Predicted 3D model of a 71-nucleotide RNA (transfer RNA) from a Myxococcales bacterium. It was read from a public genome assembly. Its Rfam family is "tRNA". Rfam classes the family as a transfer RNA.
[in-house]
RNA sequence: UCCCCGGUCGUCUAACGGCAGGACAGCGGACUCUGAAUCCGCGAAUCAUGGUUCGAAUCCAUGCUGGGGAA
Numbered sequence: 001u002c003c004c005c006g007g008u009c010g011u012c013u014a015a016c017g018g019c020a021g022g023a024c025a026g027c028g029g030a031c032u033c034u035g036a037a038u039c040c041g042c043g044a045a046u047c048a049u050g051g052u053u054c055g056a057a058u059c060c061a062u063g064c065u066g067g068g069g070a071a
Base pairs, nucleotide, nucleotide: 001070002069003068004067005066006065007064010024011023012022013021018054026042027041028040029039030038047063048062049061050060051059
């Protein structure tokens, strides 16, 4: 330099182009003599910028970044 694949809460993982959900972790509460466990609740994310569309995590372009490969 070129080719291929990927990027979603702190972590892991979903979402025929139509309200971004779940689990764990965290926080608050219940329970308990205290703690653990259990139960209830809360907050938290689409790599960036444009484009297409009534509507984009999803499609397109460019860039950034991670992994693999070629030379």